Record summary:
This is a predicted structure of a 106-nucleotide RNA (SAM riboswitch aptamer (S box leader)) from Butyricimonas synergistica. The prediction has a mean pLDDT of 82. The sequence is in RNAcentral, with records from Ribocentre. The model forms 97% of the base pairs in the Rfam consensus.

RNA sequence: GAAUUAUAAAGAGGAGUCGAGAGAACGGGCUCAUGGAAACUCCGACAACCUGCAAGACCACUUGCAAGGUGCCAAAACCCGACCUGAGAACCAGGAGUUAUAAUUU
Repeated sequence: GAAUUAUAAAGAGGAGUCGAGAGAACGGGCUCAUGGAAACUCCGACAACCUGCAAGACCACUUGCAAGGUGCCAAAACCCGACCUGAGAACCAGGAGUUAUAAUUU
């Protein structure tokens, strides 16, 4: 890098370094940012995918506790989008797609 499965409207910030852009990509909107954003480092928190323990079931699994491996800590994945469905042009809702994360495989 690729494939599969699951999840994505909940939750959780301080310090230091740096110095102009950032919010995945493209377009539009909106927002954050020199009163210092984004990124990086440290500490802390959140969550509970994997993991460990216990109980119930004994093929699968369910519930609770913990927090070792990840992840994450502005705004719904910030919002909208070409494609499909809902009578479907608009509006709206859902899906697909894309993206992110985890686990497994390659």